Predicted 3D model of an 80-nucleotide RNA (c-di-GMP-I-GGC riboswitch aptamer).
């Protein structure tokens, strides 16, 4: 460096509920805990979703990194 235990110290937090913001997708805070070895960060490519223009397509704006890939960074150390 690769790799990833029924290990340790810890971390994150799906659905759902409450509050709040947003036209919406969805965001934030609290509860909750399905899961996660990058479920840390970056919308870069793909993809999905929302709003909008348009007869339609094209186009414009937004959301999701807990969809996949890519980039950057990082705790621990059994087996190999």
């Nucleotide at each position: 460096g690769g790799c990833g235990a029924u290990a340790a110290c810890g971390g994150c937090a799906a659905a759902c509920c409450c509050a709040u913001c947003g036209c919406a997708a969805g965001g934030u805070g609290g509860g909750g805990g399905c899961g996660c070895a990058a479920a840390g960060c970056c919308a870069u490519g793909a993809c999905u979703c929302c709003c909008u223009u348009c007869c339609u397509u094209c186009g414009g704006g937004g959301a999701g990194c807990g969809u996949c890939a890519g980039g950057c960074u990082a705790c621990c150390g059994a087996a190999u």

It matches the Rfam family "c-di-GMP-I-GGC riboswitch aptamer". A reference for the family is Weinberg et al. (2017), "Bioinformatic analysis of riboswitch structures uncovers variant classes with altered ligand specificity", Proc Natl Acad Sci U S A. The coordinates come from a structure-prediction model, not an experiment, and the mean pLDDT is 82. The sequence was found by an Rfam model in a public genome assembly.